[in-house]
Context: one part of a larger RNA
């Protein structure tokens, strides 16, 4: 821009894409078959490998803005307590998120038309013949079925609702943000508000703060004290701060009266 009034929501599916894998064990059954050795079809069950998708409840990894331990050195005048630097100095843990080594699911089933091939009936050709007329079976393959995209499918589809003279229906700019994201887009919210931050509480992590007291010559230990501190989490609360104020775009025709 188009889709022949303008919007919001929900859809149909022409068409396109994806997937399509495979081993072992058990039962049938030591049966059919076979002199024996050996050893099935069909049908059913169980369990792996490989590939794919989703997710973070569990397990584990990371987690450089969380907690703790510790070495050297410097600073805060000293002690104590902290902080800077040394690969986050090194080390032990670890929330969210992300992830796999984790978890769950799928690669199933059925139908249709067929290939090679196997048939039925059956003439030409009194026989025979699956074929000439007619008619059946038959594959991991083909078309559906399964998953995804999809009306620019210009043959531009459908349904419902709203609106048509108005700072309108609605959309955008702008702002607060996100489980969305390179940007854009998408999604949530914008005071008639919990969108983000803050604060409080909780979850969770670390692991017993500082100070003081007591014990010990001291290093240190014990008590106060499940302490202190705490990032990303909460479908917990609270308008305390910020989403202010505003602006822009935006639609015909017919009928009836």
């Nucleotide at each position: 821009c188009g889709u022949u009034c303008g919007a919001g929501u929900u859809u149909u599916g022409a068409a396109g894409g994806g997937a399509g894998c495979u081993g072992g064990c058990c039962u049938c059954a030591g049966u059919a078959c076979g002199a024996g050795a050996g050893g099935a079809c069909c049908a059913g069950g169980c369990u792996g490998g490989g590939g794919g998708a989703a997710u973070c409840c569990c397990u584990g990894g990371u987690g450089u803005g969380c907690c703790g331990g510790u070495u050297g050195u410097a600073a805060c005048g000293u002690c104590a307590g902290u902080u800077g630097c040394a690969a986050c100095g090194c080390c032990g843990g670890g929330u969210a998120g992300c992830c796999a080594c984790a978890u769950u699911c799928c690669c199933a089933u059925g139908g249709g038309a067929u290939a090679a091939c196997c048939g039925c009936u059956g003439a030409a050709a009194g026989c025979a013949u699956c074929u000439a007329a007619g008619u059946g079976g038959g594959a991991a393959g083909c078309c559906c079925a399964c998953c995804c995209u999809a009306a620019g499918a210009u043959a531009a589809g459908a349904a419902c609702u709203c609106g048509u003279c108005a700072c309108u229906a609605g959309a955008c700019u702008c702002c607060u943000g996100g489980c969305a994201g390179a940007c854009u887009a998408c999604c949530a919210g914008g005071u008639u508000a919990u969108u983000c931050g803050g604060c409080a509480c909780g979850c969770a992590g670390u692991g017993g703060a500082a100070g003081c007291a007591c014990g010990g010559u001291a290093a240190c230990g014990u008590g106060u004290u499940a302490a202190g501190c705490u990032u990303a989490c909460g479908a917990u609360g609270u308008a305390c701060g910020a989403a202010u104020c505003a602006g822009u775009c935006g639609a015909a025709a017919u009928u009836u009266a």